A computed fold for a 75-nucleotide RNA from Cryobacterium breve, annotated as c-di-GMP-I riboswitch aptamer.
RNA sequence: CAGUCGAAAAGGCACACCCGUUGUAAGGCGGGGUCGCAAAGGCACGGAACCCAUCGGGUUAGCCGGCUUACCGAA
Numbered sequence: 001c002a003g004u005c006g007a008a009a010a011g012g013c014a015c016a017c018c019c020g021u022u023g024u025a026a027g028g029c030g031g032g033g034u035c036g037c038a039a040a041g042g043c044a045c046g047g048a049a050c051c052c053a054u055c056g057g058g059u060u061a062g063c064c065g066g067c068u069u070a071c072c073g074a075a
Base pairs, nucleotide, nucleotide: 005073006072012037013036017032018031019030020029021028022027035062041068042067043066045065046064047063048060049059050058051057052056
């Protein structure tokens, strides 16, 4: 320096559930919470699941793959 790797420490995120708010809904957002996460940062491109007022539109990036950006640095 790199990484297809993930020990330690620091720092980070935040499932279920509760409160508020928003949406027809799946869900989103804010606060609490902390099951877990080395991309559980970002992007709906492929698959998958889910919703609706269904020849269409939407949700999930904490379902998998892909693309992209990034902190630390033992073996």
About this RNA
The coordinates come from a structure-prediction model, not an experiment, and the mean pLDDT is 83.